[in-house]
RNA sequence: CGAGCCCGCCGGGCGACCGCGGUGACCCUCAUCUCACGAUGGGUUCAUCGAGGAAAGUCCGGACUCCACAGGGCAGGAUGCUGGGUAACGCCCAGGCGGGGAAACCCGACGGACAGUGCAACAGAGAACAAACCGCCGAUGGCUCGAAUAGAGCACAGGCAAGGGUGAAACGGUGGGGUAAGAGCCCACCAGCGAGCCGGGUAACCGGCCGGCUGGCAAACCCCAUCCGGAGCAAGGCCGAACAGGGACGCCGGUGACCCGCCGAUCAAGUCCCGGGUAGGCCGCAAGAGGCGGCGGGUAACCGCCGUCGCAGAUGGAUGGUCGCCUCGGGGCGGCAACGCCCCGAACAGAAUCCGGCUUACAGGCGGACUCGCAAC
RNA sequence: GCCCCGGUAGCCCAACUGGUAGAGGCAGUCGGCUUAAAACCGAUCCAGUGCGGGUUCGAGCCCCGCCCGGGGUA
Numbered sequence: 001c002g003a004g005c006c007c008g009c010c011g012g013g014c015g016a017c018c019g020c021g022g023u024g025a026c027c028c029u030c031a032u033c034u035c036a037c038g039a040u041g042g043g044u045u046c047a048u049c050g051a052g053g054a055a056a057g058u059c060c061g062g063a064c065u066c067c068a069c070a071g072g073g074c075a076g077g078a079u080g081c082u083g084g085g086u087a088a089c090g091c092c093c094a095g096g097c098g099g100g101g102a103a104a105c106c107c108g109a110c111g112g113a114c115a116g117u118g119c120a121a122c123a124g125a126g127a128a129c130a131a132a133c134c135g136c137c138g139a140u141g142g143c144u145c146g147a148a149u150a151g152a153g154c155a156c157a158g159g160c161a162a163g164g165g166u167g168a169a170a171c172g173g174u175g176g177g178g179u180a181a182g183a184g185c186c187c188a189c190c191a192g193c194g195a196g197c198c199g200g201g202u203a204a205c206c207g208g209c210c211g212g213c214u215g216g217c218a219a220a221c222c223c224c225a226u227c228c229g230g231a232g233c234a235a236g237g238c239c240g241a242a243c244a245g246g247g248a249c250g251c252c253g254g255u256g257a258c259c260c261g262c263c264g265a266u267c268a269a270g271u272c273c274c275g276g277g278u279a280g281g282c283c284g285c286a287a288g289a290g291g292c293g294g295c296g297g298g299u300a301a302c303c304g305c306c307g308u309c310g311c312a313g314a315u316g317g318a319u320g321g322u323c324g325c326c327u328c329g330g331g332g333c334g335g336c337a338a339c340g341c342c343c344c345g346a347a348c349a350g351a352a353u354c355c356g357g358c359u360u361a362c363a364g365g366c367g368g369a370c371u372c373g374c375a376a377c
Numbered sequence: 378g379c380c381c382c383g384g385u386a387g388c389c390c391a392a393c394u395g396g397u398a399g400a401g402g403c404a405g406u407c408g409g410c411u412u413a414a415a416a417c418c419g420a421u422c423c424a425g426u427g428c429g430g431g432u433u434c435g436a437g438c439c440c441c442g443c444c445c446g447g448g449g450u451a
Base pairs, nucleotide, nucleotide: 001373002372003371004370006368007367008366009365010364012326013325014324015323016322017321018320020050021049022048023047024046025045030041031040032039033038052348056359057358059357060356061355062354063353064232065231066230067229076228077227078226079225080224081095082094083093084092085091096110097108098107099106100105111223112222116221117220118217119216133164134163135160136159137158140157141156142154143153144152145151172190173189174188175187176186177185191214193211194210196209197208198207199206200205236283237282238281239280245274246273247272248271249270252264253263254262255261290309291308292307293306294305295304296303297302327346328345329344330343331342332341333340334339378450379449380448381447382446383445384444387403388402389401396434405421406420407419408418409417427443428442429441430440431439
């Protein structure tokens, strides 16, 4: 210098003007309630704060709230190598094993196929305690030739999984021995298995010895282990109009000379009270498994201690617009060049109870570790 | 917020327990019938199953992640 790989970070900056939402202050002014103090609402002014790394998808896990619940089980769902982290997780870290890459490094639903039930189309002779289509043999028995108990032939009984062929897969692979021909039948090495032994490791697992002799699928049902009560901030709590409803008084009629009382009637208007909780308002709701810095522990994820900071809260839903300068990218013109001028562009996207993850989208840029190649010293 | 269903040819839809990767109708094209057309008859064309990956010998079907569409509920 080129190619690659991993981790972390930023994701426009400054200024002016106008505008929007929250909070606080202020009192000039306005409205309502109140005897008043004052309260509420609206407005002005000032101060201050105002999106993200994904706020997204809503795919997991929790906090919180209400409901249910003696305890346990069934059903259903999820997860699935080992150890650790965490509030928890399907997340993260470290390790093991398997796969990919020349390497840095990356990827893995990675428990169980001797618990049981199942599946394997087509092709092929045969597809799971296997099979004889071509083939090899025919030692033994049989038949034929032969004088023959010699020998030769036939390929009938039968033997054979070594070769061909089919298939995704044919009951371990290579070599040698052995045999009539063959075969883990025997031997060596290799792969795999073991519920056997020894050593290392917390463990997954690794190494050695020994042993017999070996198929696949559980992202098929299933078995084993672990976890899960249900609903969701429109959770839930407080206040609470209007209209309708209920009650009391009152009103009306009767009794009576009249009043109280009693009885009846309850239609309309009036006064007071009541319950439910609709419209609406307030809380929940921003101090949290919080950010930043330092020290310490740990390989790491992460944890502990100390210091410091105050950091959106809408409810038809604010966080925007214009201009100037700068930054970055592209194009054009001028210039030998440095450079100058002009034009265009600057991603993905936007909180809505909060938090931890995962996944997906993303112009451009910065920093660091490592690998390989080339060149120079 | 919570939950469910679907995506196969230009259109509407089948495909069993995963098994040759795909049936049918409408539309289109060509031919026949007709004086000509419609209807009818015959033939033909059109898909690789929304996208990406995985499991499997094999995926429209099973699993995971995205995209799009529809519906339920307070």
Two RNAs folded together computationally: RNase P RNA and transfer RNA, 451 nucleotides in total. Its mean pLDDT, the model's own confidence on a scale to 100, is 78.